[in-house]
Context: one part of a larger RNA
RNA sequence: CUCGCUCUAAGGAACUCGGCAAAUUGGCCUCGUAACUUCGGGAGAAGAGGCGCCUUAGAGUGAUCUAAGGUUGCAGUGACCAGGCUCAGGCGACUGUUUAACAAAAACACAGGUCUCCGCUAAGUCGAAAGACAAUAUAUGGGGGCUGACGCCUGCCCAGUGCCGGAAAGUGAAGGAAGUUGGUUAUUUCCUAUGGAAAAAAGCUGAUAACCGAAGCUCCGGUGAACGGCGGCCGUAACUAUGACGGUUAACUCUACCUAAGGUAGAGCGAAAUUCAUUGUCGAGUAAGUUUCGACCUGCACGAAAGGCGUAACGAUCUGAGCACUGUCUCAGAGCGAGACUCG
Numbered sequence: 001c002u003c004g005c006u007c008u009a010a011g012g013a014a015c016u017c018g019g020c021a022a023a024u025u026g027g028c029c030u031c032g033u034a035a036c037u038u039c040g041g042g043a044g045a046a047g048a049g050g051c052g053c054c055u056u057a058g059a060g061u062g063a064u065c066u067a068a069g070g071u072u073g074c075a076g077u078g079a080c081c082a083g084g085c086u087c088a089g090g091c092g093a094c095u096g097u098u099u100a101a102c103a104a105a106a107a108c109a110c111a112g113g114u115c116u117c118c119g120c121u122a123a124g125u126c127g128a129a130a131g132a133c134a135a136u137a138u139a140u141g142g143g144g145g146c147u148g149a150c151g152c153c154u155g156c157c158c159a160g161u162g163c164c165g166g167a168a169a170g171u172g173a174a175g176g177a178a179g180u181u182g183g184u185u186a187u188u189u190c191c192u193a194u195g196g197a198a199a200a201a202a203g204c205u206g207a208u209a210a211c212c213g214a215a216g217c218u219c220c221g222g223u224g225a226a227c228g229g230c231g232g233c234c235g236u237a238a239c240u241a242u243g244a245c246g247g248u249u250a251a252c253u254c255u256a257c258c259u260a261a262g263g264u265a266g267a268g269c270g271a272a273a274u275u276c277a278u279u280g281u282c283g284a285g286u287a288a289g290u291u292u293c294g295a296c297c298u299g300c301a302c303g304a305a306a307g308g309c310g311u312a313a314c315g316a317u318c319u320g321a322g323c324a325c326u327g328u329c330u331c332a333g334a335g336c337g338a339g340a341c342u343c344g
Stems, first nucleotide, its partner, number of pairs: 001339008010330002014328001019325001027051005036041001038149001052071008072076001084323007091315002096108002112147007124133003150310004155230003160227002162223005169218003175212002179208006187199005231257001232248004268302001269299001280296005
């Protein structure tokens, strides 16, 4: 010097990103116990006192307990074992689950809510198929999506996309097909005639094609706890400021911001796990506070089941503050043990 441990004057978080680590607390009995609350809790809240041994008395079948008195030690739950506590806020209701070996959480799950599919040879899933699961179940059932206890609620928009319904009209493939037309040529006609040319029925074989022709799409409606979206400009009150209020918002013409609707007409919240500017401004806490808490609202860029706002209880969660406590520190020291080191 490294590691493990014990103790430490005075101070007591001044350490540090941060009380990390350590210390404090700790058992049993008695008293006592707040806000808040879903009335169950919170709660072992907090806080205060006692505890050995002996004698006497009482109670008890007894172990033992209670009361009074006495007595010893530094110390009586005499060793070991054995909660630190409080206040405030964020997130998630809770118990639970998770990155075996850097993350245990605010992530996942959850009961509850809601939408949707499925009538049973179910939907859905696996499998070229047979078949299996779903299910030896049957809509109080099964599958899928979103949300996530509970309380109060969940606004506007169906123009776009999706889904559902509709079938008048348009479009609409394969296929069918009237008609038109090409090739081939029995046959006929012509010629310079053992040959050649032209026309041409039926059959066969091509091309083209009116018309018929489903779903789908166009179209017409509906639908947001479907994917999603939820403005701007101008003017206005008897100081000023502000703006309850008014105007603008077309498609034929005039006029002339845009729109499906303009973010809540009774929402709620808000510098937030969201706020750039920003250490916003005011207040609280401190001697001093970029963090924290309470307000304000100018929301760069909250907002209502990708839920909004609250919320008792819970949390090896995150954040701020306080009490107690301490070698975390001022600032180090001493000791014990294992190494390192020296000699062998």
RNAcentral holds the full RNA, with entries from ENA. Large-subunit ribosomal RNA, domain IV from Parallela transversalis, 344 nucleotides, folded computationally. Lineage of the source: Eukaryota > Chlorophyta > core chlorophytes > Sphaeropleales > Parallela. Its mean pLDDT, the model's own confidence on a scale to 100, is 82. The gene name in the source record is rrl.